[in-house]
Predicted 3D model of a 72-nucleotide RNA (transfer RNA) from a soil metagenome. The sequence is in RNAcentral, with records from MGnify. Rfam family: tRNA. It is annotated as a transfer RNA. The coordinates come from a structure-prediction model, not an experiment, and the mean pLDDT is 80.
RNA sequence: UGGGGAUUGGUGUAAUUGGCAGCACGCUAGUUUCUGGUACUAGUAGUCGAGGUUCGAGUCCUUGAUCCCCAG
Numbered sequence: 001u002g003g004g005g006a007u008u009g010g011u012g013u014a015a016u017u018g019g020c021a022g023c024a025c026g027c028u029a030g031u032u033u034c035u036g037g038u039a040c041u042a043g044u045a046g047u048c049g050a051g052g053u054u055c056g057a058g059u060c061c062u063u064g065a066u067c068c069c070c071a072g
Base pairs, nucleotide, nucleotide: 001071002070003069004068005067006066007065010025011024012023013022019055026044027043028042029041030040031039048064049063050062051061052060
């Protein structure tokens, strides 16, 4: 420098042809327990940035950022 891939709550990971962003762990509160743990109930918080297309974008288009792989 060229090509390809990845980026979603605190962490890991789904989302089918564009149509209500889910699951697990964690955390908080409650019940249970002599206490802790377990178990149960409720809550918590997210689409890498900017712009565009669309009635509607995690998904499509443009551009930028970070990381990984391949070639030179």